A computed fold for a 465-nucleotide part of an RNA from a metagenome, annotated as small-subunit ribosomal RNA, 3' major domain. The RNAcentral record of the full RNA draws on SILVA.
[in-house]
Context: one part of a larger RNA
RNA sequence: AGACGGGGGCUCACACAAGCGGUGGAUCAUGUGGCUUAAUUCGACUACAAACGAGUAACCUUACCUAGCUUAGACAUUCUAGUGAUCGCCGGAUGAAAGUCCGGUUUCCCACAAGGACACUAGUUCAGGUGCUGCAUGGUUGUCGUCAGCAGGUGUCGUAAGAUGCACACUUAGAUGUCAUAACCUGCGCAACCCUUAUCGCAUGUUUUACUUGUCAUGCGAAACUGCCGGGGAUAACCCGGAGGAAGGUGAGGAUGACGCCAAAUCAGCACGGCCUUUGACAGCUAGGGCCGCACACGUGAUACAAUGGCAGUUACAGAGGGCAGCGAUGCCGCAAGGCGGAGCAAAUCCCAUCAAAAACUGCCCUAGUUCGGAUUGGAGUCUGCAACUCGACUCCAUGAAGCUGGAAUCGCUAGUAAACGUGAAUCAUGACGUCACGUUGAAUAUGUUCCUGAGCCUUGUACU
Numbered sequence: 001a002g003a004c005g006g007g008g009g010c011u012c013a014c015a016c017a018a019g020c021g022g023u024g025g026a027u028c029a030u031g032u033g034g035c036u037u038a039a040u041u042c043g044a045c046u047a048c049a050a051a052c053g054a055g056u057a058a059c060c061u062u063a064c065c066u067a068g069c070u071u072a073g074a075c076a077u078u079c080u081a082g083u084g085a086u087c088g089c090c091g092g093a094u095g096a097a098a099g100u101c102c103g104g105u106u107u108c109c110c111a112c113a114a115g116g117a118c119a120c121u122a123g124u125u126c127a128g129g130u131g132c133u134g135c136a137u138g139g140u141u142g143u144c145g146u147c148a149g150c151a152g153g154u155g156u157c158g159u160a161a162g163a164u165g166c167a168c169a170c171u172u173a174g175a176u177g178u179c180a181u182a183a184c185c186u187g188c189g190c191a192a193c194c195c196u197u198a199u200c201g202c203a204u205g206u207u208u209u210a211c212u213u214g215u216c217a218u219g220c221g222a223a224a225c226u227g228c229c230g231g232g233g234a235u236a237a238c239c240c241g242g243a244g245g246a247a248g249g250u251g252a253g254g255a256u257g258a259c260g261c262c263a264a265a266u267c268a269g270c271a272c273g274g275c276c277u278u279u280g281a282c283a284g285c286u287a288g289g290g291c292c293g294c295a296c297a298c299g300u301g302a303u304a305c306a307a308u309g310g311c312a313g314u315u316a317c318a319g320a321g322g323g324c325a326g327c328g329a330u331g332c333c334g335c336a337a338g339g340c341g342g343a344g345c346a347a348a349u350c351c352c353a354u355c356a357a358a359a360a361c362u363g364c365c366c367u368a369g370u371u372c373g374g375a376u377u378g379g380a381g382u383c384u385g386c387a388a389c390u391c392g393a394c395u396c397c398a399u400g401a402a403g404c405u406g407g408a409a410u411c412g413c414u415a416g417u418a419a420a421c422g423u424g425a426a427u428c429a430u431g432a433c434g435u436c437a438c439g440u441u442g443a444a445u446a447u448g449u450u451c452c453u454g455a456g457c458c459u460u461g462u463a464c465u
Stems, first nucleotide, its partner, number of pairs: 001465002003462003007459007015449002019413005026303008034294002042053002064289007073126001079123006088105007108116002128277002131275003137271002139266003142262001144260001149188006155164003169178002194254004199222007225248001228242005305406001309365006321352003326345002331340003372403001377398007419441007
C1' cells in the first nucleotide's frame, strides 16, 4: 500500500421491513446429474451452469454408434509423365444406399498439325480433422455494476515504498455541487448530446371518412430551466412547500457499462501458436440407429386443486407485427382438425384477422374429488413431409389419474409496476407450456434502517499478501 475482521462511524440498494403474487407438495413439459446403453455427441457447474450454446434433433441437421464403402480424397492448389476429347445423356448387373462393374451415345478452341483449355490415370507440393490445449492466444461475453469510482502531469511531504490531490462540513441519483484546504490542473467514467414516449402548433394527405375533415400517419418546430413565489440553509450549494402547466425537480423508458477482478466462459461461431492424426484414418460418403433410453435427485416452467369459479348462449373494446417457393378472402363440404376453390395483395389499400381474450349480460351447476381438474389409455381421423415404428403437431368419440393451496426453506416486484388476460414474430416443410415483442384490465404497501445480504467512503486492528 492492499486484503480481511462474528471492529467502529456515515451512506445506499426490493437488502430487510410493510405488502402482493409465486417456488418447494400434485400431473405434465423442458434442461441437468446419475443410471443404462453399441451410441445415449460435445460444451456450461455457487452467485456468473441447469427452456443455457440450441431463435425448432423423424431423414438432413449430427459432431455419437453399428454396418457397407472411398483413399490426391466432398473442397483449394503447384509441378511432372501418359491418355483423349471432356462434360453431359441413356441403359444394364449388384446393392439398403453409397459404391463397384459393364455397355452405348456424345468429338471443345484453332486451318490439319503443334499448342491451349478441360477431364482421366500414375506420382508430387498437399488437402481434411466439431482431434488436444480457453492454463499459449485474438476476438467476443458474463459478473461485481449503471456501483461511483479509476488514473495522469506539475508541485509539496517522505531516505524510500508511497502519500497528497480524491480527507473535514453541508449537499446530490452521482468524485453532483458548495465551502474550505499544499495543492493546482487534466483524462476515462457521472451528467448531457442519441432513440422512444406524454402536450401543443404548422405543413402535407397515399390510406381513412358518406362528405367537410383529421381520431390518424409523416416531417419540422415549441415546451421544463429549480425559470417564478414562500420558508429553511451560511447571504452558498441545495432542501421543503406552492403557483402556473400536458408534463416538476433526472417527467417516464431504452441504448450507452470507467480502471480492473474471477489463469471466469468460449480452440464446437470464427480466427490462430504448439501438439497429434492422415489408406483396415482421429479424413470422406451412405443406410439404419442414437442425441427422445429410466429405480432416482435437482433446476426452470405450464396446468390445476375451484363459486372473485366451471359450462352454455348473447355481445363490446386493442396495440404491435408478418406475407410471393408467401398471406390467402367471399362461397361450398366436414361435428372438428381440415378439405374444394382461388377474389385481392410485393401492402396505411388485400390477407393472416369481422383479429382479441379476460371484462359485460342471461341461464345452469350448489361444495361434491363435483358440470372442479385434466394426466393416462383405447378407437377413428386430419395435416406436413421421400418417410411420422423407434420419434411430429392437431381434431373427434370414449376413458377420467394425481391433486382439496403445499414442511424446512426460498424467489420476484415500488406504478401503468406486480398480478391476471389474450395477440404477434423470429426459428420454421411440419413441429412452443420456451424466447422476444405487443397491447387490455389493473392493485396493495413503504411508519423506517435495529437486524439479514451486497456495495461505497472514512477510520481502527492484524502473526495474511